[in-house]
A computed fold for a 106-nucleotide RNA from Shimazuella kribbensis DSM 45090, annotated as SAM riboswitch aptamer (S box leader). Its Rfam family is "SAM riboswitch aptamer (S box leader)". Rfam's curators write: The SAM riboswitch is found upstream of a number of genes which code for proteins involved in methionine or cysteine biosynthesis in Gram-positive bacteria.
This record gives sequence, structure tokens and C1' cells, in this order.
RNA sequence: CUCUUAUCCAGAGAGGUGGAGGGACAGGCCCUACGAUACCUCGGCAACCAUCCGUAAAGGAAAGGUGCCAAUUCCUACAGAAUUUUUUGGUUCUGACAGAUGAGAG
Repeated sequence: CUCUUAUCCAGAGAGGUGGAGGGACAGGCCCUACGAUACCUCGGCAACCAUCCGUAAAGGAAAGGUGCCAAUUCCUACAGAAUUUUUUGGUUCUGACAGAUGAGAG
């Protein structure tokens, strides 16, 4: 990097360095000199894999390997359904696409 598979409306921030962008992409809407993104330290959340209890499943313990700690993956995008006197529109729902993370394979 590619493929398979599971999950994605819950949860969890302080300090330091540094100094202008950031929220994947487009549009929107937001965050940001009351200091963003990034990096470091400490802290926390969660429980995918591994470990332990359990015959096993269910369930539980604990926290070793990851992950995560603005906003639902911030919202929308593409298709379908329902509904609605803004009808090339609005609202709701479902699915797909894209993305993120884990596990496995190449």
C1' cells in the first nucleotide's frame, strides 16, 4: 500500500515548546493570538487483540499491544422510501460511497 472483517449518536484534558492555521477531500458550519495544528510530559476514556476466571458460550477481572480525549465520522454529498402548499425545495428513515480505528491476510 491492497484485500477481508467488526465498530463508529457513549466516554475521556491539564501543563510545556512553538507561533498560524485547523476540523481527510468539496460545499456548509465551526475551532483558533483568551494561542490553533504539531511535538513533549503527565493525566484520563474505552475495551478491538492478547492475558486471567469461567467446560464452553454468555458474562466478569485487569490493563500488556493498539486506539482515542471540540462539535454523531461536526453536517451534507450518491441511491431509495415516507412525508410536506418553499416541489430543480424542506424534514425523517434506510442503504451505498468515502474516511477513521482494531484484528487477520497478501

It was read from a public genome assembly, where an Rfam model found it.